Predicted 3D model of a 384-nucleotide RNA (Bacterial RNase P class A) from a Rhodocyclales bacterium.
NCBI's taxonomy places the organism under Bacteria, Pseudomonadati, Pseudomonadota, Betaproteobacteria, Rhodocyclales.
It was read from a public genome assembly, where an Rfam model found it.
The coordinates come from a structure-prediction model, not an experiment, and the mean pLDDT is 79.
It matches the Rfam family "Bacterial RNase P class A". Rfam links the family to the GO terms dimeric ribonuclease P complex, ribonuclease P activity and tRNA processing. From the family's description: Ribonuclease P (RNase P) is a ubiquitous endoribonuclease, found in archaea, bacteria and eukarya as well as chloroplasts and mitochondria. By type it is a ribozyme.

RNA sequence: GAAGUUCGCCAGGCAGUCGCGGUGUGUCUUCGGAUGCAUCGAGGAAAGUCCGGGCCCCGUAGAGCAGGAUGCCGGCUAACGGCCGGGCGCUAUAAGUCGCAAGACCCAAGGCGACGGAAAGUGGAACAGAAAAUACACCGCCGAUGGCUUGUAAGAGCACAGGUAAGGUUGAAAUGGCGAGGUAAGAGCUCACCGCGGACGUGGCAACACGGACGGCACGCUAAACCCCAUCCGGGGCAAGGCCAAAUAGGGGUGUAAUGACGUGGCUCGCGUCGCACCCGGGUAGGCUGCUAGAGCCUCGCAGCAAUGCGAGGACCAGAGGAAUGACUGCCCCGUAGCCGCAAGGCUGCGCGACAGAACCCGGCUUAUCGGCGGACUUCCCAA
Numbered sequence: 001g002a003a004g005u006u007c008g009c010c011a012g013g014c015a016g017u018c019g020c021g022g023u024g025u026g027u028c029u030u031c032g033g034a035u036g037c038a039u040c041g042a043g044g045a046a047a048g049u050c051c052g053g054g055c056c057c058c059g060u061a062g063a064g065c066a067g068g069a070u071g072c073c074g075g076c077u078a079a080c081g082g083c084c085g086g087g088c089g090c091u092a093u094a095a096g097u098c099g100c101a102a103g104a105c106c107c108a109a110g111g112c113g114a115c116g117g118a119a120a121g122u123g124g125a126a127c128a129g130a131a132a133a134u135a136c137a138c139c140g141c142c143g144a145u146g147g148c149u150u151g152u153a154a155g156a157g158c159a160c161a162g163g164u165a166a167g168g169u170u171g172a173a174a175u176g177g178c179g180a181g182g183u184a185a186g187a188g189c190u191c192a193c194c195g196c197g198g199a200c201g202u203g204g205c206a207a208c209a210c211g212g213a214c215g216g217c218a219c220g221c222u223a224a225a226c227c228c229c230a231u232c233c234g235g236g237g238c239a240a241g242g243c244c245a246a247a248u249a250g251g252g253g254u255g256u257a258a259u260g261a262c263g264u265g266g267c268u269c270g271c272g273u274c275g276c277a278c279c280c281g282g283g284u285a286g287g288c289u290g291c292u293a294g295a296g297c298c299u300c301g302c303a304g305c306a307a308u309g310c311g312a313g314g315a316c317c318a319g320a321g322g323a324a325u326g327a328c329u330g331c332c333c334c335g336u337a338g339c340c341g342c343a344a345g346g347c348u349g350c351g352c353g354a355c356a357g358a359a360c361c362c363g364g365c366u367u368a369u370c371g372g373c374g375g376a377c378u379u380c381c382c383a384a
Base pairs, nucleotide, nucleotide: 001380002379003378004377005376006375007374008373009372010371012332013331014330015329016328017327018326020041021040022039023038024037025036026035027034028033043355047366048365050364051363052362053361054360055237056236057235058234062269063268064267065266067233068232069231070230071229072086073085074084075083076082087115088113089112090111091110096105097104098103116228117227121226122225123222124221138168139167140164141163142162145161146160147158148157149156150155176194177193179191180190181189195217196215197214200211201210202209203208241289242288243287244286251280252279253278254277255276256275260274261273262272263271297314298313299312300311301310302309303308333353334351335350336349337348338347339346340345
């Protein structure tokens, strides 16, 4: 310097005029408000409503069963199905090497993982294939031993009994792989190497890794199939809830009622209450609050690989209520079309300038997205 990957930040700028909402303050007021000034006023996702909470209400708030969620190890957090670090498994591409080429080999930072258990049990793997798990051999190989035929015999032939799964077929997957020996032909039958297994040793908090020895060792795969194991889970939600004012019909009917009914998911037990369920009909739907000072933000320091924690200092940074935060003009920036120019660039026109608008709040995840800035890591090239 180039390329790749990953993380963080910004999210058009300035000025003027007019128009909105909150807060503070001054003046006026018919006490409803009006008006002057100052100041603040929509995102990184505000989206999805997928998780977890804060907060509110119900339940004398319990127990069990059913049900649901999570699932490698260690840490962070208010908590989580989140985040950080590590482990294991899978997986590229760039570069590099070989090659005439086609291609092949090797493969960085990185990316992905719904990552407990298949020897507790049940189920499944279409079609194909001989056969899909103690899996009954289709094409094959052997036929030493027994049998049959032939021969004086030696021997030869048959492939019946029997042996076999090394070769071939099928498939996503076929009783570990490769090589040698051995065998009638074969087979971990034997051996070397690889793989696998438990024990032992070393390192590590651990998941796990490494090492030598030993063991012929394999009834495989699948659990976002049922299931088993471990841990966790009450329900409903701001349309929660609280207060004030006003109005009406403490109306009517049916059923059931203590051996009953109801009590914020289901069932059983327990506990509590005394009525409960449904239908018809009538009144109200107004105002205030909840509602923004926070598990919050910014800067610095310390600890930590990091997530994050602790300490010090600083500043308040939307609270609408059918829903404010806007419109216009000029300049600059950006994009785009045309023209001029060798080029740099200039002129004119267009542009709701990517994705996109708070609604009780917060921590995450997921999805959409123009352009810019910066850091780190990996590989290659050049120079010293």